[in-house]
RNA sequence: AGAUCAUACGGAGAGUUUGAUCCUGGCUCAGGAUGAACGCUGGCGGCGUGCCUAACACAUGCAAGUCGAACGGGAGUCUCGUUUUCGGAUGAGAUGAGAGUGGCGCACGGGUGAGUAACACGUAGCUAACCUACCCCCAAGAGUGGGAUAACGUUUCGAAAGGGAUGCUAAUACCACAUAAGCUCACGCUGAAUAGAGAGGUGUGAGAAAAGCGUAACGCUUGGGGAGGGGGCUGCGGCCCAUCAGGUAGUUGGUAGGGUAACGGCCUACCAAGCCAACGACGGGUAGGGGGCCUGAGAGGGUGGCCCCCCACACUGGGACUGAGACACGGCCCAGACUCCUACGGGAGGCAGCAGUGAGGAAUAUUGCUCAAUGGGCGCAAGCCUGAAGCAGCGACGCCGCGUGGGUGACGAAGGCCUUCGGGUCGUAAAACCCUUUUCUGCGUGACGAGAGAGGACGGUAGCGCAGGAAUAAGUCUCGGCUAACUACGUGCCAGCAGCCGCGGUAAAACGUAGGAGACGAGCGUUAUCCGGAGUUACUGGGCGUAAAGGGCGUGCAGGCGGUUAGUUAAGUCAGAUGUGAAAGCUCCCGGCUAAACCGGGAGAGGUCGUCUGAUACUGGCUAACUCGAGGACGGUAGAGGCGUGUGGAAUUCCGGGUGUAGUGGUGAAAUGCGUAGAUAUCCGGAGGAACACCAGAGGCGAAGGCGACACGCUGGGCCGUACCUGACGCUAAGACGCGAGAGCAUGGGGAGCAAACGGGAUUAGAAACCCCGGUAGUCCAUGCCGUAAACGAUGUCUACUAGAUGUCCGGUUGGGGGAACUCAACGGGGUGUCGCAGUUAACGCGAUAAGUAGACCGCCUGGGGAGUACGGUCGCAAGGCUAAAACUCAAAGGAAUUGACGGGGGCCCGCACAAGCAGCGGAGCGUGUGGUUUAAUUCGAGGCUACACGAAGAACCUUACCUGGGUUUGACAUCAUGGUAGUAGGGAACCGAAAGGGGACCGACCUUCGGGAGCCAUGACAGGUGCUGCAUGGCUGUCGUCAGCUCGUGCCGUGAGGUGUUCGGUUAAGUCCGCAAACGAGCGCAACCCUCGCCGUUAGUUACAAGUGUCUAACGGGACUGCCGGCGGGAAGCCGGAGGAAGGUGGGGAUGACGUCAAGUCAGCAUGGCCUAUAUAUCCAGGGCUACACACACGCUACAAUGGGCAGUACAAUGGGUCGCGAAGCCGCGAGGUGGAGCCAAUCCAGAAAGCUGUUCACAGUUCGGAUUGCAGGCUGCAACUCGCCUGCAUGAAGUUGGAGUUGCUAGUAACCGCAGGUCAGCUAUACUGCGGUGAAUACGUUCCCGGGCCUUGUACACACCGCCCGUCACGUCAUGGGAGCUGGUCACGCCUGAAGUCGAGAGGCUAACCUAACGGAGGCUAUCGCCGAGGGCAGGGCUGGUGACUGGGACGAAGUCGUAACAAGGUAGCUGUACCGGAAGGUGCGGCUGGAUCACCUCCUUU
Repeated sequence: AGAUCAUACGGAGAGUUUGAUCCUGGCUCAGGAUGAACGCUGGCGGCGUGCCUAACACAUGCAAGUCGAACGGGAGUCUCGUUUUCGGAUGAGAUGAGAGUGGCGCACGGGUGAGUAACACGUAGCUAACCUACCCCCAAGAGUGGGAUAACGUUUCGAAAGGGAUGCUAAUACCACAUAAGCUCACGCUGAAUAGAGAGGUGUGAGAAAAGCGUAACGCUUGGGGAGGGGGCUGCGGCCCAUCAGGUAGUUGGUAGGGUAACGGCCUACCAAGCCAACGACGGGUAGGGGGCCUGAGAGGGUGGCCCCCCACACUGGGACUGAGACACGGCCCAGACUCCUACGGGAGGCAGCAGUGAGGAAUAUUGCUCAAUGGGCGCAAGCCUGAAGCAGCGACGCCGCGUGGGUGACGAAGGCCUUCGGGUCGUAAAACCCUUUUCUGCGUGACGAGAGAGGACGGUAGCGCAGGAAUAAGUCUCGGCUAACUACGUGCCAGCAGCCGCGGUAAAACGUAGGAGACGAGCGUUAUCCGGAGUUACUGGGCGUAAAGGGCGUGCAGGCGGUUAGUUAAGUCAGAUGUGAAAGCUCCCGGCUAAACCGGGAGAGGUCGUCUGAUACUGGCUAACUCGAGGACGGUAGAGGCGUGUGGAAUUCCGGGUGUAGUGGUGAAAUGCGUAGAUAUCCGGAGGAACACCAGAGGCGAAGGCGACACGCUGGGCCGUACCUGACGCUAAGACGCGAGAGCAUGGGGAGCAAACGGGAUUAGAAACCCCGGUAGUCCAUGCCGUAAACGAUGUCUACUAGAUGUCCGGUUGGGGGAACUCAACGGGGUGUCGCAGUUAACGCGAUAAGUAGACCGCCUGGGGAGUACGGUCGCAAGGCUAAAACUCAAAGGAAUUGACGGGGGCCCGCACAAGCAGCGGAGCGUGUGGUUUAAUUCGAGGCUACACGAAGAACCUUACCUGGGUUUGACAUCAUGGUAGUAGGGAACCGAAAGGGGACCGACCUUCGGGAGCCAUGACAGGUGCUGCAUGGCUGUCGUCAGCUCGUGCCGUGAGGUGUUCGGUUAAGUCCGCAAACGAGCGCAACCCUCGCCGUUAGUUACAAGUGUCUAACGGGACUGCCGGCGGGAAGCCGGAGGAAGGUGGGGAUGACGUCAAGUCAGCAUGGCCUAUAUAUCCAGGGCUACACACACGCUACAAUGGGCAGUACAAUGGGUCGCGAAGCCGCGAGGUGGAGCCAAUCCAGAAAGCUGUUCACAGUUCGGAUUGCAGGCUGCAACUCGCCUGCAUGAAGUUGGAGUUGCUAGUAACCGCAGGUCAGCUAUACUGCGGUGAAUACGUUCCCGGGCCUUGUACACACCGCCCGUCACGUCAUGGGAGCUGGUCACGCCUGAAGUCGAGAGGCUAACCUAACGGAGGCUAUCGCCGAGGGCAGGGCUGGUGACUGGGACGAAGUCGUAACAAGGUAGCUGUACCGGAAGGUGCGGCUGGAUCACCUCCUUU
């Protein structure tokens, strides 16, 4: 290193930024957990668990007593005796409550987590610096005396609580003496380990004990030892803030003393001046610590409830007493707050023990039973006590388990819901039949827990047996995506939902309800919190060119890291052994409750721990050496490196003088300004300040900022060469120190030009700007501050390694040119550019000058906004700099790249787009449409281009949808069902009525298989709607646009969106074709195929004309393809010219409209979902309206006249229509027309074009132009011409004399002019529309500009796509926050005053049993009193931290407020930036800087050929 076997363990993502993509990055979700709470629901059992808030206050009861075998005494009771006045008294004995003396216990057990950041805890050690009642072991002992005192009695004070005085008394209470060691003390001797020291041993001297009770034990004293317990000390470990950086006077050490069980500044006096601290002292905040618990793959993160260990506390603060042990939860004293009692004098109290109450709170239980068990105290024991404990009660609070039934049961009941009406689904679900009895109810039996016997709170419980009967038992949440589960109705941006994204504005799977479905299930959801997911703090395991992030640059202390060789050591490191890591818990195994939860036993795991032994590669320490790192020396060398002094010329300005005259200057254009007092221009002379053209290069130098005339002086660094010296002396660098563009500040100079501010002129809606004329600080110098910039390569410094190519600057070596200067080449060193392999990157890009591969060290980042802000600190003269939050708010903010769209970006190219022309429109009158207004109604739609002679190719009625009025209600129309009807259906006179309609004499059917059908009537289903939604739709249409584009398959490139193809070079009308090319092909478009016109041919011939022809008609075919020639071009595509031809490069015209865009238009053409309506929004009828009229717009007609009008004559078409039709000739009428009816179902008839041409008249005028308007008289259609038709005749004779700004069409048989026909239609408002022919032009230099479009490219903060996005002030509302005269709390020490209790010290006054005494007194004790300390209180100033505050600052958020337009495109003045000034605001300007600027030109470099 590999293989095999075994065992154990083991890491998942998703949604959301975009039109889409990749990345960065936050937010959110799915999981697990909980001492939980809340909502809905709730059958049972087992085991657990239950004030997280007010360490808030507590009524009541209980929670620590016990011992008569320590002691005195003894109420009461009982027995016996005596006595008696029969009440009792008394003696003996027994028993004995309560209280007292005394002993032991009360320091345990139980509670709580306030305080505590500490040797408090954990772990490992030390104690030679210590203690230990009760228990065990060993040794020794217990002798002789004494004096008191409570209880009790008497008395007294007090309301009480409690005392006082006096008298008596006992002890295992107290005292003295004796004895005494191995005890204690003093002084000697000895003395192991140890760094050192008082251990231990031994000698002498001195000193210190005791208690009995009781008959069996238990006790007592001294010493030693043990066990268990405790005190003290130490190493290491475990919170946050540096916006807490210096702290400390008993402080640090010493000496002496005191104190303690014991060391020690623990305390005191004196002496010294130390001690702690960036390895975080001190201060502030928070917090009991651990075993563990939750989570996690782990590393970690969070947590410390129950159980166990330790600590701390016990109303708050202080204090000691007693004791083996306390500074003592249910003890004492004092102070304080609070509560209670009181006779007002004074007293009492402490549930963070168990219950319980109030309060607080979202929220947490019974004033239960028992000492039966376990354990504790006392006792010889019986026993007593034990709210420890054992049990029970309450709560689904948690975990675990069980049940609410099981089987059969339909092509599937009823009912619900949906439905395309067929059906589907709830659903074997139910019912029904068969079965079972866990659970439930009733009855019976009935434990273990009890270690010799008896004794059980739980408990008549668990368990067991019998009986009854499917009986007593299902909910909750969800169903847009994430995320498992879909429909209907209701609602209509409302009501509401929402964890994130987001739903709701009339078809909501997202709201509410229902049906159904999904999930879990006696629970289910929600909320809160923790871990996870989050590799989103990255130790495991992240980053910093552009996303957040490299410090502006250097020097350098600490720190971190460190070249080569050898030795040594063994701290790190590694290995082995050993100790410990309590129990519980965790994992595994085994076992006990039916199983599980739960519990018992065993094993294992668990530490950055201690000790011992070993190993020595690496790291470290020490020693010795080395030279390659580093430095030095010597010799060269380039340079705008720095500082100072001086010198120079060009130019601007100013001054003086000369010449000279009317302007000059400035701009897009102007004006302000200057100038006849002589400017500008020009010449000469002078003054002064600032900057240094050419050289000059992306060239050089410097750490960065930065540095540019020349000379001199001083001075720093680099590079090359030599390999002479030192010998790792090195790298990095927190803090520190220094340098640091421009602006700015201070003082003093200087001031030519330029130029913030400022003044003026323009521009403009405004112009606080851009432009112009002026102009002050400033720019310059000296000295001192400031310390920031896009201080950028947005790239920290150092070292090593990893293909090349090509410029340039400076040394070196070698060679060439005669080659010294100069120059060329090669090699190698240093610097500085470009391209590029590998690699890397999210991509862009980087690529030996790395953003590659590694190492060392530093700095920095952790979503956007708030904010580089506030507060604090610090620096500064100031401006301000550095450091640097939070509340609140958003679901993003971002980077790179992609496709589009857009640009007041660029390039190329089209189009009647402009230009060049012709004719118009806009002015007039009229017609028509629209807006507006009006109206009972003036029905509706269409709205820039792409609505407006549009739907409408015909509104008097009808149409008709509108209005008024009158009618009808299965209906004007369709289908079905049921019933009915036989002179039925149908027609229909009189009569009423405006009509609809009513009415009904009379007339009067059809098919048939003879059943009936059809018809009609009635009823019920239903009809009907031009009512709404074109933003629910189909279909159709418009538009970009007849523009040349739009895509696909495969391949290739890219992580991907996507690209390539489709770009590029040519060419075309064309993505047309050619060439090249990681593309090769293909599709929809283009073109062609189709129709038509033009030429020819063939065939046919109705009509035409006299035949026969073929002008003609219409069917088929030919013809045109850049085919031929020349030139250009690339031997291409193609272009230009030419020939031929009727036609030439698409021959003219038409039809044909790609992917798509405009939620474009149309629900009123039609169709259609949904909604609405149902004696009306349906339907019928009459009349009216759509025809209105101050106005405005659009499309037209007719004109304004002589290229014309009138009159007369005359020539030539084509399309198309016609039987309810077109209608000839003839006749009548001035005419419209009438009459007439030939001919025509049409190449036959209707049917006559007009401009034109010929002739004549008019002569420039409101006319012989123009015809509006009006009057009269007629004609036609029609049921009907009043509103409201057309035509004719006569009469009337308006405006108008060529049309402002502006605007439309058209490139050839076109425009223009001229008429003809048709559709619709009874008629017509047609001047419209659709066609047809006749006559028949002008112009296009060209693509700068306007408009629209195509392709390529570029920028983008746009993607609803520039009609985009977006900034700031102001105004309004809401919210959080800073400042603020102050006001008011909390907390912390300090200073001074006062000072309780109490220990200690003093104690001369007072009191005094034990001992001494000669009895006087003394010793000793107690006490008053005094002193030190001292809680608390008071006074005063302060630190820190809250609340509040007139007013004030900015901030965030809020569908449609105001002002502007700053930014994104060259954003219309490129933007950004530090600073300064100014301005309603965005912002503007000055100075310096950056590219994260577009565009054009130039220069340079590189790549390819």
A computed fold for a 1505-nucleotide RNA from an Anaerolineaceae bacterium, annotated as small-subunit ribosomal RNA.
Model confidence (mean pLDDT): 83 of 100.
It matches the Rfam family "Bacterial small subunit ribosomal RNA". Its family is annotated with structural constituent of ribosome and ribosome in the Gene Ontology.